[in-house]
The RNA shown here (transfer RNA) has 86 nucleotides and comes from a Lachnospiraceae bacterium. The same sequence occurs in records of 2 taxa. The sequence is in RNAcentral, with records from ENA and MGnify. Taxonomically the source falls in Lachnospiraceae (Bacteria, Bacillati, Bacillota, Clostridia). Rfam family: tRNA. Its family is annotated with triplet codon-amino acid adaptor activity in the Gene Ontology.
């Protein structure tokens, strides 16, 4: 250079057009239970950024358009990670 898969909360991941991003499911982490303590195990909790004194608002699916009554999702540019072909 050319083509193909991915980019979702702290981390891995599911969601592929409409009340589930109010983000499933696992890991970290917090709290209890058990235990003399611990591990293991069980239960329950847990995103971030902006404003705010707080209560409470807003906004986030790489980034910026687009299309739609409605986008993570469909189109296009780009940006970054892996593959592949030359």
């Nucleotide at each position: 250079g050319g083509a193909g898969u991915g980019g979702u909360a702290u981390c891995g991941a599911a969601g592929u057009g409409g009340u589930c991003a109010u983000a499933a499911c696992g890991g970290c982490c917090c709290u209890g239970a058990c235990u003399c303590g611990a591990a293991a195990u069980c239960a329950g909790g847990u995103a971030g950024g902006c404003g705010g004194c707080a209560a409470c608002g807003u906004c986030u699916c790489g980034u910026g358009g687009g299309u739609u009554c409605g986008a993570a999702u469909c189109c296009c540019a780009c940006c970054c990670a892996c593959u592949c072909c030359g």